The RNA shown here (c-di-GMP-I riboswitch aptamer) has 74 nucleotides and comes from a soil metagenome.
The RNAcentral record of the sequence draws on MGnify.
It matches the Rfam family "c-di-GMP-I riboswitch aptamer". From the family's description: GEMM was predicted in a large-scale screen for bacterial structured RNA regulatory elements.
The coordinates come from a structure-prediction model, not an experiment, and the mean pLDDT is 86.
RNA sequence: AAACGGCAAAUCCCCGGCGACGGGGGGACGCAAAGCCACGGUUCUGAACCAUUUCAGAAGGCCGGGCUACCGAA
Numbered sequence: 001a002a003a004c005g006g007c008a009a010a011u012c013c014c015c016g017g018c019g020a021c022g023g024g025g026g027g028a029c030g031c032a033a034a035g036c037c038a039c040g041g042u043u044c045u046g047a048a049c050c051a052u053u054u055c056a057g058a059a060g061g062c063c064g065g066g067c068u069a070c071c072g073a074a
Stems, first nucleotide, its partner, number of pairs: 006031002011026006029061001035067003039064003042059007
């Protein structure tokens, strides 16, 4: 650069949750890791606290990092 394909944003419906959000179906903004993992950072949610934090959670399609993976001109 090709080839076989893959995933699925916003949003709509249903279900779960206090909530962020998650699961299923529709739908495609995009993605060469948009596959997996909350270790670090960041943002978001809930509850304390009353002054700066603490605890519990969410986001891997916010970033870093770790592990794994299709094709093959280079």